[in-house]
Context: one part of a larger RNA
RNA sequence: GGCUAAUGGUGGAUACCUAGGCACACAGAGGCGAAGAAGGACGUGGUUACCGACGAAAUACUCCGGGGAGUUGGAAGCAAACAUUGAGCCGGAGGUGUCCGAAUGGGGCAACCCUAAAUACAGCCUGUUGAAUAUAUAGACAGGUAUGAGCCAACCCAGCGAACUGAAACAUCUUAGUAGCUGGAGGAAAAGAAAUCAAAAGAGAUUCCCCAAGUAGUGGUGAGCGAAAGGGGAAGAGCCUAAACCAGAGGGUUUACCUUCUGGGGUUGUGGGACAGCGAUAUCGAAUCCAGCGAUUAGACGAAGCGGCUAAAUACCGCACCAGAGAAAGUGAAAGUCUUGUAGUCGAAAAUUCAAGGAUAGUAGCUGAAUCCCGAGUAGCAUGGAGCACGAGGAAUUCCAUGUGAAUCAGCGAGGACCAUCUCGUAAGGCUAAAUACUACUGUGUGACCGAUAGUGAACCAGUACCGCGAGGGAAAGGUGAAAAGAACCCCGCAAGGGGAGUGAAAUAGAACAUGAAACCAUUAGCUU
Numbered sequence: 001g002g003c004u005a006a007u008g009g010u011g012g013a014u015a016c017c018u019a020g021g022c023a024c025a026c027a028g029a030g031g032c033g034a035a036g037a038a039g040g041a042c043g044u045g046g047u048u049a050c051c052g053a054c055g056a057a058a059u060a061c062u063c064c065g066g067g068g069a070g071u072u073g074g075a076a077g078c079a080a081a082c083a084u085u086g087a088g089c090c091g092g093a094g095g096u097g098u099c100c101g102a103a104u105g106g107g108g109c110a111a112c113c114c115u116a117a118a119u120a121c122a123g124c125c126u127g128u129u130g131a132a133u134a135u136a137u138a139g140a141c142a143g144g145u146a147u148g149a150g151c152c153a154a155c156c157c158a159g160c161g162a163a164c165u166g167a168a169a170c171a172u173c174u175u176a177g178u179a180g181c182u183g184g185a186g187g188a189a190a191a192g193a194a195a196u197c198a199a200a201a202g203a204g205a206u207u208c209c210c211c212a213a214g215u216a217g218u219g220g221u222g223a224g225c226g227a228a229a230g231g232g233g234a235a236g237a238g239c240c241u242a243a244a245c246c247a248g249a250g251g252g253u254u255u256a257c258c259u260u261c262u263g264g265g266g267u268u269g270u271g272g273g274a275c276a277g278c279g280a281u282a283u284c285g286a287a288u289c290c291a292g293c294g295a296u297u298a299g300a301c302g303a304a305g306c307g308g309c310u311a312a313a314u315a316c317c318g319c320a321c322c323a324g325a326g327a328a329a330g331u332g333a334a335a336g337u338c339u340u341g342u343a344g345u346c347g348a349a350a351a352u353u354c355a356a357g358g359a360u361a362g363u364a365g366c367u368g369a370a371u372c373c374c375g376a377g378u379a380g381c382a383u384g385g386a387g388c389a390c391g392a393g394g395a396a397u398u399c400c401a402u403g404u405g406a407a408u409c410a411g412c413g414a415g416g417a418c419c420a421u422c423u424c425g426u427a428a429g430g431c432u433a434a435a436u437a438c439u440a441c442u443g444u445g446u447g448a449c450c451g452a453u454a455g456u457g458a459a460c461c462a463g464u465a466c467c468g469c470g471a472g473g474g475a476a477a478g479g480u481g482a483a484a485a486g487a488a489c490c491c492c493g494c495a496a497g498g499g500g501a502g503u504g505a506a507a508u509a510g511a512a513c514a515u516g517a518a519a520c521c522a523u524u525a526g527c528u529u
Stems, first nucleotide, its partner, number of pairs: 001528009016479002020450002022447007029439002031151002039100003042055003046078002050074002052059001061094006070082003105114003115118001121148002123145007155186001156184005166173001170220001196203002207234005217225002238431003241375001245264008269409001271374004275368004284362001287360004294353004299346003305319004320337002322326001328340003380404007390416001411426005466473002486513001489500004
C1' cells in the first nucleotide's frame, strides 16, 4: 500500500407521515365601483421587527341573536387588566374607515405639493345668450342632475387577423377565421316564432345531444375540407309594432289640403286588416305589484365499558353493552361504547332569497265584398368581394361595396343556373324563458390522484430571496418528544464543543434533533505485498 470484516464519522437515499396541492361532482354565487372599487402606501399594540386584524372612533366601537368560562391573534416572557351585572368567541345589522389608486379642485417623479373647498370630463334637463346668414342653427355661459367612467378567471357576441406547419419542395389550398389585438354584454350570451323545410306524404320558432356520416359533395379532384334533409332524445312559449281608418292637439298654408305629435285601431297566408253590419265578457296571463311555505347566514340535544397487562392501551386476555349512531377525526400503539362527532330530532331577534296563492296591465267571434292598406333607394339585376361543407364552378340561397332600380294580393319570394306547371312561404321593424357554455369565488363531498427532486412555482412569512436598466425570469427550504419534562449543578475549554449529573420508554430522540442506504473519510482486527 491492497483486500476482507466490524465499529464510527460524513451524507441524506429509502420506507413511514401530512400541515399542501391536483382532479371531479353537487349546491350556491355569477359581479365589485363616484355612497370612491380592485390593488396598495402609511399607521394602530404597555413592550411589537414580521404576518394576520383593524383605520386618527385604528389588535378595535354600537345594537340584536347564539354561547357559557375563561380571555388580552400567530407568539413565548414580563407588566397590567377584562370576565356569570355573561367577557373572549360565532352569526346578522350598523358606525368609523388616514393617503394613493377610475381618482374627479389644480399640479405631480402614486401614496406628495398647492389653492382654499371645487360632481374634473362626458351625457341629460332647464335657462340666458349667440356667428357666417334674415328666421334659425352651430357654438358659448350659468344652474340642476350620484347616468357613465375603473377592475374582473373562463364562458359569449362582434371588428381586425398571422406564421411555423401539412401538401414529404411550393404558389391555389392547409394550419385557421386558430393564435393574437380591439370593442361590447350577461349570468349566461347568441339564436328564435318561417318570404322555413319538404315532395304528391307531410312537418311546423330557436338552442343542445345521439344517429344519418366520414355519407352527399368539395378539392393543384393533391394534402385535405366536409354538410343537410330525415329519425331518436333534452327543453318547450309565444308575442309587440309600421300602414289603411278614427279622434284630439300643434305647424304650414294657394281655405282645401299637407304635415308633426299623442291616443284609439291593427298584426295575418285554409291570406289578414281597415271599412259596413251583427254579437259578447269567456279564457289565458312569461311582465309588474302583494304575499311568503321553505332555504341560507350562528347553533342545540344526541345511545352504549370496565378489570388485568404497558411509560402510555385503542393491541392482547377476561367478562359486558349500544346500534335510525360500526362515516370520520382526535386521544401517550390499533377505540361502535374516552373526546369531537355520526344516525335521528330541533333552532333565528336580524339580513338575504323564494314555491304555492292573490291582484293588475294585456288578451277572443260571425257575415259581406266595392274601395283602401299590408314595412323602398328596398327586392332584383350588373360589376367587385365575402360567407355558405361548396376553391367561379351549371352555382342557387346569405351578406358587403359601387351603379342601376320594381311590384302591393290578378302581388311578391323560394323549391341549387334557367323556363313552365305544381307546392311551400309572406322579405325589406322589434322582443322573447327553458334545454346549452364556463368557474376567478363560497360550501359540502369524492378519488385504482401526488406524498416533499412528487403534488401548484410556492406544505415552510413565495411570486419571497436572488438576477435583470426594463419587459421579465425566479429558487432552495417539511418531521425532537406522548408531554419541553429543551438538560439545574459540577468539570475541561476564550469560545465552539465535549465529559459527568439529571429528564425521558428511548438522548446513537439533545434542538446541525424520527428512520438514517451509498459514494467518501477514519479506527480496530485478520490476510497479503